A computed fold for a 596-nucleotide part of an RNA from an anaerobic digester metagenome, annotated as large-subunit ribosomal RNA, domain I. The full RNA is in RNAcentral, with records from SILVA. Its mean pLDDT, the model's own confidence on a scale to 100, is 81.
[in-house]
Context: one part of a larger RNA
RNA sequence: GGUAUAUGGUGGAUGUUUUGGCGCUAAGAAGCGAAGAAGGACGCAGCAGGCUGCGAAAAACCUCGGGGAGUUGCCAACAUGCGGAGAUCCGGGGGUAUCCGAAUGGGGAAACCUACUAGAACGAAGAUCUAGUAUUCAUGCCUGAAUAAAAUAGGGUAUGAAAGCAAACGGUGAGAAUUGAAACAUCUUAGUAGCACCAGGAAAAGAAAGAAAAUCUCGAUUGCCUCAGUAGCGGCGAGCGAAAGGGUAAGAGCCUAAACCAACUGCAUGUAAGGCCAGGCCCGUUGUGUAGUUGGGGUAGAGGGAGUUAUCGUGCUGUGCGCAGGGGUACAGCAGGAAGUCAAAAAAGUUGUAGCUAGCAGAACGCUAAUGGAAAGUAGCGACCAAAGAAGGUGAAAGUCCUGUAAGCGAAAGAUACAACCCUUCCAGAUAACCACCCAAGUAACGCUGGACACGUGAAACCCGGCGUGAAUCAGGGAGGCCCACCUCCUAAGGCUAAAAAUUACUUAGCGACCGAUAGCGUACCAAGUAGUGCGAAUGAAAAAUGAAAAGAACCCCGUUGAGGGGAGUGAAAUAGUACCUGAAACCAUAUACUU
Numbered sequence: 001g002g003u004a005u006a007u008g009g010u011g012g013a014u015g016u017u018u019u020g021g022c023g024c025u026a027a028g029a030a031g032c033g034a035a036g037a038a039g040g041a042c043g044c045a046g047c048a049g050g051c052u053g054c055g056a057a058a059a060a061c062c063u064c065g066g067g068g069a070g071u072u073g074c075c076a077a078c079a080u081g082c083g084g085a086g087a088u089c090c091g092g093g094g095g096u097a098u099c100c101g102a103a104u105g106g107g108g109a110a111a112c113c114u115a116c117u118a119g120a121a122c123g124a125a126g127a128u129c130u131a132g133u134a135u136u137c138a139u140g141c142c143u144g145a146a147u148a149a150a151a152u153a154g155g156g157u158a159u160g161a162a163a164g165c166a167a168a169c170g171g172u173g174a175g176a177a178u179u180g181a182a183a184c185a186u187c188u189u190a191g192u193a194g195c196a197c198c199a200g201g202a203a204a205a206g207a208a209a210g211a212a213a214a215u216c217u218c219g220a221u222u223g224c225c226u227c228a229g230u231a232g233c234g235g236c237g238a239g240c241g242a243a244a245g246g247g248u249a250a251g252a253g254c255c256u257a258a259a260c261c262a263a264c265u266g267c268a269u270g271u272a273a274g275g276c277c278a279g280g281c282c283c284g285u286u287g288u289g290u291a292g293u294u295g296g297g298g299u300a301g302a303g304g305g306a307g308u309u310a311u312c313g314u315g316c317u318g319u320g321c322g323c324a325g326g327g328g329u330a331c332a333g334c335a336g337g338a339a340g341u342c343a344a345a346a347a348a349g350u351u352g353u354a355g356c357u358a359g360c361a362g363a364a365c366g367c368u369a370a371u372g373g374a375a376a377g378u379a380g381c382g383a384c385c386a387a388a389g390a391a392g393g394u395g396a397a398a399g400u401c402c403u404g405u406a407a408g409c410g411a412a413a414g415a416u417a418c419a420a421c422c423c424u425u426c427c428a429g430a431u432a433a434c435c436a437c438c439c440a441a442g443u444a445a446c447g448c449u450g451g452a453c454a455c456g457u458g459a460a461a462c463c464c465g466g467c468g469u470g471a472a473u474c475a476g477g478g479a480g481g482c483c484c485a486c487c488u489c490c491u492a493a494g495g496c497u498a499a500a501a502a503u504u505a506c507u508u509a510g511c512g513a514c515c516g517a518u519a520g521c522g523u524a525c526c527a528a529g530u531a532g533u534g535c536g537a538a539u540g541a542a543a544a545a546u547g548a549a550a551a552g553a554a555c556c557c558c559g560u561u562g563a564g565g566g567g568a569g570u571g572a573a574a575u576a577g578u579a580c581c582u583g584a585a586a587c588c589a590u591a592u593a594c595u596u
Base pairs, nucleotide, nucleotide: 001595002594003593004592005591006590007589008588009587015581016545017544020515021514022512023511024510025509026508027507028506029504030503031165032164039100040099041098042055043054044053046078050074051073061094062093063092064091065090066089070082071081105114106113107112115133116132117131118130119129120128135162136161137160138159139158140157141156142155143154169200170198171197172196173195180187184235210218211217222249223248224247225246226245232240233239253496254495255494256440260296261295262294263293264292265291266290267289268288269287272285274283275282276280301474303439304438305437307434308433309432310431311430312429315334316333317332318331319330320329321328336427337426338425339424340423349421350420351419352418353417354416356414357413359409360408365382366381367380368379369378383400384399385389391403392402393401445469446468447467448466449465450464451463455481476491477490478489479488480487532539533538552580555567556566557565558564
């Protein structure tokens, strides 16, 4: 030096555990904000470092409920208090809520500086305190030029609104590249990522100028299954990829524009009567035309509507108008019917029910023995409950010890949903003939050029842009994949519309052939988006476990009044001593044996 064994050290693997994560289900909620948000800065405790809570009324104040013995947060000890006159705690409502931040009097290098107006205390100067003072838009009012009047622009003021933040889902606008094609350019990735704007609890879409078929039909939209990897598209490469139809979820339909009627207003025209500043073709009633506003009317594809005429109908009562009379017309009331605030109009309230935001109550086991530190496990003996034998805890494994569980009960206050009532709205048109007034215009369509349609320009329809040209009004017009004819379907150029369907930052309840501390979220823990890194945008850790209970080692000894250790003591255990469960290996040391 090596090998082996043993005993230790070091180290922190492994095993066991779980406060934390991950995924999912159901229900709720789906927003907060100038009444100052989200997010912060700085403060607030007897002592106070971080977190939590709170805001100069500062780990809190008031009130209404719950609850019932301790309490002064995590966080011990000390101190000081509070509490059956009900504290602490839990929930509803309210008050306070510094400074920054959309930040909004002005400024600014966020949490700071500084001003004006009105007011306050004894209040002149200075200082302090309270309130107001940003911008834009809408509406009302007051003013008010160029320009005599009027009007307008502009100015001011009051009231209201907006702004900013937020996880995903949604709509719109604009829009890559890596990549694939085994290179690469059309193509693909992909209308994806990222960006901008806007919104809602969902959004979007939506009541056919549809889909289709071939002479049969369906009947708004949306989602899912299928049709179908089909028909097709495609350097016919890579790849892309429908629809009708069928099944199913859910179901709901409506309002304008126009023709026509009436009223009002502006402008134009303007006869007769009238008026005066005696002057102007000035004013002006009745009229006509035109434009606008309001009300009525009207809304469709066996085309519909307007207008004219005719016929029929139009509850009852009262009043007014009107009329020779009758018919008529307007308003109000009563009776009846229909519907409704979650679309098509809309507000407040009352009552009830249901669940939510605290809670209440909740059955039933003992003894003996052994083991053990400890019994809930074992053995023996005898029981009980069960609408409760889910789960967790208790010194090892408990239906009957504790918290609970099943089935029940409960709200002063607040919010939600549903129902009823109250309330609100609606209830007069129909048929026939005639007539040819209306039926959404720089639109449809066409040409050129793009986009989007599964469809890459293709025979390329349909749909949407840009530029140019530019119709018709039902004997009209569009579609059925170039185009034409026939046939069929539909009625564009205005608008609204629940449900089914997407998502989950958040709340509640629950589940898992999910993880178990190098896993699972980056974070299970003492300050994790922390320490640290970067000029910055950003990036970003490590770190869980004594014991049943601190009983956390009084006292003695060595040592520097040390670190550490030896006794003693606690404990079941201290080789469980806070560097603490278990304690592998590498590595180190000691002892013994063998060997060179």